[in-house]
Molecule: transfer RNA
Organism: Rickettsiales bacterium
């Protein structure tokens, strides 16, 4: 250089063919239990879904630069 695949909570991811409250799991705080941790129940916080355009009544999802990572060719 070209080809390809990903970018979503701290961290590993999931989100089918666009539909209206955007989740799990670990972590993380608070409560209950415990003599005290661990474990286990319960509850919470944490995102303008990578950034700027465009299609659409409507965009994580489609599509077009741009930013990063990966992988494979040269």
């Nucleotide at each position: 250089a070209g080809a390809u695949u990903c970018g979503u909570a701290g961290c590993u991811c999931a989100g089918g063919u666009g539909g209206u409250u955007a989740g799990a799991g670990c972590g993380c705080a608070u409560g209950c239990c415990u003599g005290a941790u661990a474990a286990g129940c319960a509850u919470g916080a944490g995102g303008u879904c990578g950034g700027a355009g465009g299609u659409u009544c409507a965009a994580c999802u489609c599509u077009u630069c741009c930013c990063g990572a990966g992988u494979c060719u040269a």